[in-house]
Context: one part of a larger RNA
RNA sequence: CUCUCUCUAAGGAACUCGGCAAAAUGGCCCCGUAACUUCGGAAGAAGGGGUGCCCACCUUAAAAGUGGGUCGCAGUGAAGAGAUCCAGGCGACUGUUUACCAAAAACACAGGUCUCCGCAAAGUCAAUAGACGCAGUAUGGGGGCUGACGCCUGCCCAGUGCCGGAAGGUUAAGGAAGUUGGUCAGGGAGUAAUCCUAAAGCUGACGACCGAAGCCCCGGUGAACGGCGGCCGUAACUAUAACGGUCCUAAGGUAGCGAAAUUCCUUGUCGGGUAAGUUCCGACCUGCACGAAUGGCAUAAUGAUGGCCAGGCUGUCUCCACCCGAGACUCA
Numbered sequence: 001c002u003c004u005c006u007c008u009a010a011g012g013a014a015c016u017c018g019g020c021a022a023a024a025u026g027g028c029c030c031c032g033u034a035a036c037u038u039c040g041g042a043a044g045a046a047g048g049g050g051u052g053c054c055c056a057c058c059u060u061a062a063a064a065g066u067g068g069g070u071c072g073c074a075g076u077g078a079a080g081a082g083a084u085c086c087a088g089g090c091g092a093c094u095g096u097u098u099a100c101c102a103a104a105a106a107c108a109c110a111g112g113u114c115u116c117c118g119c120a121a122a123g124u125c126a127a128u129a130g131a132c133g134c135a136g137u138a139u140g141g142g143g144g145c146u147g148a149c150g151c152c153u154g155c156c157c158a159g160u161g162c163c164g165g166a167a168g169g170u171u172a173a174g175g176a177a178g179u180u181g182g183u184c185a186g187g188g189a190g191u192a193a194u195c196c197u198a199a200a201g202c203u204g205a206c207g208a209c210c211g212a213a214g215c216c217c218c219g220g221u222g223a224a225c226g227g228c229g230g231c232c233g234u235a236a237c238u239a240u241a242a243c244g245g246u247c248c249u250a251a252g253g254u255a256g257c258g259a260a261a262u263u264c265c266u267u268g269u270c271g272g273g274u275a276a277g278u279u280c281c282g283a284c285c286u287g288c289a290c291g292a293a294u295g296g297c298a299u300a301a302u303g304a305u306g307g308c309c310a311g312g313c314u315g316u317c318u319c320c321a322c323c324c325g326a327g328a329c330u331c332a
């Protein structure tokens, strides 16, 4: 020096990204216990007092209780055994997760809602068969989103999707009147090769017209995918603009919240806490770029959750020192 531990004057977080680590609290009995609250909780809130042994009384006994006495620095005499308070972000909660760097605000959840499915169900696996769903039957089953409870969930159907409609437009295979090519019996011409013409059949090409769904079209639908403006002027101080004008749009962001897990400028401004506070808490609103089930806002309880504060406590520190032990190191 490294590691495990014990102790430490005075101070007591001045350490540090951060009280990390350590210290502190601790059993049992009695007293006492706030805000808030979903009335269950919060709560072991907080905060106090007691605790050994002996005798007597009380008691069926033991314990407890009452009174008296007694010893020690110290009586749950060693060991083991909550630390607490204040305000606040997120997730309601108990749970689940990256086996081996992430336990969380992520996932799940009860609850909410939309949608599909009438049973040989929808959906899923599977070549067929078959199976699950289900030995169930809409108070059921599948899928999507949200995520307890409370108060709520605004406007837009122009685009995309989905649902419904069927008049019209478009439209496949297929059918098809008709037109047309090839081949060719036969007929004609030629001495012949061959040429012209051509019925039926066979085989091609074109084809008016008929022809479903879909698409176009007409409606609906947002807890479907999604979206939710700009400029100018105006009040008897100033400032601001309840008000007016104008352009655009499918409609121009309602309630609530707001420098926020969202705010660039920004350490915004004001207030609180500190001697001093880029964090924190309460407000303001100028929301670069919140906003209503990709849910909004509140919220008791809860959390090995992120940020902040306080008393207690301490070698975290001022500032290190001593000791027990194990290494390293030196010598043998």
Stems, first nucleotide, its partner, number of pairs: 001327003010318002014316001019313001027051005036041001038148001052070006071075001084310001089305001090303002095107002111146007123132003150297003154228003159225002161221005168216003174210002178206006186197004229247005256290001257287001268284005